The RNA shown here (transfer RNA) has 84 nucleotides and comes from a Bacillota bacterium. It matches the Rfam family "tRNA". By type it is a transfer RNA. NCBI's taxonomy places the organism under Bacteria, Bacillati, Bacillota. The prediction has a mean pLDDT of 82. It was read from a public genome assembly.
RNA sequence: GCCGGAGUGGCGGAAUAGGCAGACGCACAGGACUUAAAAUCCUGCGAGGGCGACCUCGUACCGGUUCGACCCCGGUCUCCGGCA
Numbered sequence: 001g002c003c004g005g006a007g008u009g010g011c012g013g014a015a016u017a018g019g020c021a022g023a024c025g026c027a028c029a030g031g032a033c034u035u036a037a038a039a040u041c042c043u044g045c046g047a048g049g050g051c052g053a054c055c056u057c058g059u060a061c062c063g064g065u066u067c068g069a070c071c072c073c074g075g076u077c078u079c080c081g082g083c084a
Stems, first nucleotide, its partner, number of pairs: 001083007010026003019067001028044005046057004060076005
């Protein structure tokens, strides 16, 4: 240099013939149970705003296509593998 694969919450990891982003697990927080704890059960858990109901943004980054993009197209960055 060329070819291929990957990048999604705090972590792992789903969702790809375009249609509610974050299922599920772990971690964490609050509660129940307990003398206390562990285990178990319930609830919550991306970011910003709002007293609240809710609103806006968010899939490595920047653009494009589309009514609509994690998904398709172009460029860039990082990591992994192959070829030279």